RNA sequence: AAGGGUGGGUGCAUGAUCGCUCCGUUCAAUCUGGAAUGGAGAGGAAAGUCCGGGCACCGCAGGGUACAGUGGUUCGUAACGCGAACUUUGGGCAAGCAAAGGAAAGUGCCACAGAAAAUAAACCGCCGAUGGUUCACCUCUGGUGAAUACAGGUAAGGUUGAAAUGGCGAGGUAAGAGCUCACCGCUUUUGUGGUGACACAAAAGGCAUGGUAAACCCCACUGGGUGCAAGACCAAAUAGAGGUGCGCUUGAGGGCUACCCGCUUGAAGCUCCUGGGUAGGUUGCACGAGAUGCCGGGCAACCGGCAUCCCAGAUAAAUGAUCAUGGUCCGUGCAAACGGAUACAGAACCCGGCUUAUAACCCACCCUUUUUU
RNA sequence: GCCGAGAUAGCUCAGUAGGUAGAGCAACGGACUGAAAAUCCGUGUGUCCCUGGUUCGAAUCCUGGUCUCGGCA
Numbered sequence: 001a002a003g004g005g006u007g008g009g010u011g012c013a014u015g016a017u018c019g020c021u022c023c024g025u026u027c028a029a030u031c032u033g034g035a036a037u038g039g040a041g042a043g044g045a046a047a048g049u050c051c052g053g054g055c056a057c058c059g060c061a062g063g064g065u066a067c068a069g070u071g072g073u074u075c076g077u078a079a080c081g082c083g084a085a086c087u088u089u090g091g092g093c094a095a096g097c098a099a100a101g102g103a104a105a106g107u108g109c110c111a112c113a114g115a116a117a118a119u120a121a122a123c124c125g126c127c128g129a130u131g132g133u134u135c136a137c138c139u140c141u142g143g144u145g146a147a148u149a150c151a152g153g154u155a156a157g158g159u160u161g162a163a164a165u166g167g168c169g170a171g172g173u174a175a176g177a178g179c180u181c182a183c184c185g186c187u188u189u190u191g192u193g194g195u196g197a198c199a200c201a202a203a204a205g206g207c208a209u210g211g212u213a214a215a216c217c218c219c220a221c222u223g224g225g226u227g228c229a230a231g232a233c234c235a236a237a238u239a240g241a242g243g244u245g246c247g248c249u250u251g252a253g254g255g256c257u258a259c260c261c262g263c264u265u266g267a268a269g270c271u272c273c274u275g276g277g278u279a280g281g282u283u284g285c286a287c288g289a290g291a292u293g294c295c296g297g298g299c300a301a302c303c304g305g306c307a308u309c310c311c312a313g314a315u316a317a318a319u320g321a322u323c324a325u326g327g328u329c330c331g332u333g334c335a336a337a338c339g340g341a342u343a344c345a346g347a348a349c350c351c352g353g354c355u356u357a358u359a360a361c362c363c364a365c366c367c368u369u370u371u372u373u
Numbered sequence: 374g375c376c377g378a379g380a381u382a383g384c385u386c387a388g389u390a391g392g393u394a395g396a397g398c399a400a401c402g403g404a405c406u407g408a409a410a411a412u413c414c415g416u417g418u419g420u421c422c423c424u425g426g427u428u429c430g431a432a433u434c435c436u437g438g439u440c441u442c443g444g445c446a
Stems, first nucleotide, its partner, number of pairs: 001369010012326007020041008043344001047355002050353005055227004062261004067223005072086005087100004101218002106216002108212003123158002125154003130151002132148007166184002169181003185207001186205008231283004241274003245270002253265004290309008327342006374445007383398004392429001400416005422438002425435002
């Protein structure tokens, strides 16, 4: 210098004029609205609502069955499906990236093709040692040789497929085969190291265990339900009517907020539908797992201590519009200058994460190749 | 604000333990008719909303996104 990777940051600025919301003070004033003045006024994602928690209400004798989620290990955290460090595997020259319980508990599925798609065994093929049958020969109660492919032996080979029952070589055999051996892979056991996932070493076993769990399932762990339209208070409304179904002690219905058992309550009502009424305000609600800086602990995520600070609160919903000057980037141009661009997007109970969108720019570290010193 | 459901042919909808996607109507071509309708015969039309993954293989299973609809004071 070129190319690549990981992590982090900024996310236009200033001024003038006219407005908007909230808060404090003062004035006037009581239609809770007005005037003056001072202060504050969107984000890194406020988004998606995908997880977790706070908070609030409901529920909570007991037993059983479901349902949902997570899934290498250890740690961090209020908690998590998040994060950090590490382990194994995959592919990458590397930095770095991605994936993650169990297929030797059981069930299911594996189209087409193919001999066969999963307790392996039938077929094609190979063999004819052994036992038959036939023929020939001989030294003839028998032996030797050949043929046959009947019984039988075998899994070397068989064009497929995403996937084919350890691989390769040698020995061995009638033909073959982990049948035997070397190497590699696999399994089991033991030892050592590590908190652990796991790693390393030795010995033994001749190989058992195809894939799929983002199929059912098994194992381990976690989870009570509903969400600020929760909930509290004030005000307003409340009427009755029509219809369906069930029930009145042989137990309708309610509660134990998934279901069952069981327990309990219960007596004239209960469920659902049609139609009708009210639909305003206060609060919850802005001091919090809070922000910034420094110091310390930890490889890191993160934790602790001290100091300083207070930093949106709308309710049909404020945070805006116009103008000027200046940044940054792009284009034209020798220059001066001119033209263009300045993203994604807008809080609604609050936090921690994840995911997605995002113009332009900056910083740190690492890897590869080439060149120079 | 919170919660839930869906997207398949031009339209309305089927399609489940993953194996080459269908029905009705509409449309088009032919027959019948002087011409048309009806009727009869035939035909296709598909990014299964988009994206990435799991798998040999995805409309179907999983992640993320887009759009539409519904419920809750």
About this RNA: Predicted 3D model of RNase P RNA and transfer RNA as a complex of 446 nucleotides. It holds a member of the Rfam family "Bacterial RNase P class A". From the family's description: Ribonuclease P (RNase P) is a ubiquitous endoribonuclease, found in archaea, bacteria and eukarya as well as chloroplasts and mitochondria. Rfam classes the family as a ribozyme. Its mean pLDDT, the model's own confidence on a scale to 100, is 76.